[in-house]
RNA sequence: GCAGCCGGACGGUUUGUCGCUGGCCGUUGCGUACAAGCAGCGGAAAGAGGAAAGUCCGGGCAACACAGAGCGCCAUGCUUCCUAACGGGAAGGUGUCCGCGAGGGCAGAGCAGGGUAACAGAAAACGACCGCUCCGGCUUGUCCGAAGUAAGGGUGAAAAGGUGAGGCAAGAGCUUACCGGUCGGCAUAGCGAUAUGUCGAGCCGUACCUCUCAUGGGUUGCAAGGCCGCAUAUACCAACGCUGUAGGGUUGCUCGCCCGAUGUUGGGGGGUAGGCCGCUAAAACCUGUUGGCAACAACCGGUUUAGAUAAAUGACAAACAACUGCCGAUACAUCCGGCAGUACAGAACCCGGCUUACAGACCGGCUGCAUUU
Numbered sequence: 001g002c003a004g005c006c007g008g009a010c011g012g013u014u015u016g017u018c019g020c021u022g023g024c025c026g027u028u029g030c031g032u033a034c035a036a037g038c039a040g041c042g043g044a045a046a047g048a049g050g051a052a053a054g055u056c057c058g059g060g061c062a063a064c065a066c067a068g069a070g071c072g073c074c075a076u077g078c079u080u081c082c083u084a085a086c087g088g089g090a091a092g093g094u095g096u097c098c099g100c101g102a103g104g105g106c107a108g109a110g111c112a113g114g115g116u117a118a119c120a121g122a123a124a125a126c127g128a129c130c131g132c133u134c135c136g137g138c139u140u141g142u143c144c145g146a147a148g149u150a151a152g153g154g155u156g157a158a159a160a161g162g163u164g165a166g167g168c169a170a171g172a173g174c175u176u177a178c179c180g181g182u183c184g185g186c187a188u189a190g191c192g193a194u195a196u197g198u199c200g201a202g203c204c205g206u207a208c209c210u211c212u213c214a215u216g217g218g219u220u221g222c223a224a225g226g227c228c229g230c231a232u233a234u235a236c237c238a239a240c241g242c243u244g245u246a247g248g249g250u251u252g253c254u255c256g257c258c259c260g261a262u263g264u265u266g267g268g269g270g271g272u273a274g275g276c277c278g279c280u281a282a283a284a285c286c287u288g289u290u291g292g293c294a295a296c297a298a299c300c301g302g303u304u305u306a307g308a309u310a311a312a313u314g315a316c317a318a319a320c321a322a323c324u325g326c327c328g329a330u331a332c333a334u335c336c337g338g339c340a341g342u343a344c345a346g347a348a349c350c351c352g353g354c355u356u357a358c359a360g361a362c363c364g365g366c367u368g369c370a371u372u373u
Stems, first nucleotide, its partner, number of pairs: 001369008010360001012320007020047002024043007049344001053355002056353005061221004068255004073217005078092005094107005109212002113210005129153002131149003135145003138141001161179006180204002182201008225277004236267005247259004284303003288299004322342007
């Protein structure tokens, strides 16, 4: 220098003019006993994100009687730790795949039971198509029949652990030695997953689903929910019902629990469709110190009024910065000049995560290759 990997942090700046949103200050008017409140004018400040997105996971908050029992349903599934919590994060561990490498992806409860495995193939665990071997037959051969066999061939994503020796008619964990795996015991190290060593059991296909086990989850979401105001029809029709009854509420179902008479449900008709609270200071952020490998925690100090509701946070102009493209100039280029472009995206109860999108650009650590000194 080029190509990469991991982590962190950013995502235009300044000025002017005209607007928009909610509060603040001053002032005028209405109002009032004084206030509150309403309206006008003026002033000075504030006003979208790293993802505000998807609404996927967790929590706060709220309502349901923030009782309960049983069944069902859903999620998660290596270990330890972090955290308010999590399906998130940190560190570690095993297997496997990808990469030369820095590194990255995926998976993991289960010695039980059940199901499935396209195409190809004889067969997808009740494995004989070819081959090999023994036996029988007679028409004596590239023959037929019956049986054994997982060594060899062929098919496939996957074919019944691997190699040598023994054994056998031929073969086979059939036996044995070594190697690999699984399960179990013991010892050592570790909080642990696990690792190493040793002993034992011939126990030896894989994937997915179901099932089982463990742990967790009550349901619904700010259109929750509360208050005020306006309006009204108890028209009329039908069904059910007259006391814990009909019916309703309550978490998917059952029970239980609660409410329950000018009733309930359906049809049909009429009215209203405004405001306030919830609502923005919080498990918040930043600097430092200490502890910890880290996620993170503790402490000292400091910082912080967005709150709309068809929905404000903008538009225009100028200058500058960075990058990209084109053109000019030039010996290619650096440099210089001109023109054009500048991402993804828009708060809606709040917070912690995850995932996805993104022009451009910065910092730190590391890897590979090439080159120079």

Bacterial RNase P class A from Prevotella sp., 373 nucleotides, folded computationally. Rfam family: Bacterial RNase P class A. Its family is annotated with tRNA processing, dimeric ribonuclease P complex and ribonuclease P activity in the Gene Ontology. The gene name in the source record is rnpB. The RNAcentral record of the sequence draws on ENA. Its mean pLDDT, the model's own confidence on a scale to 100, is 75.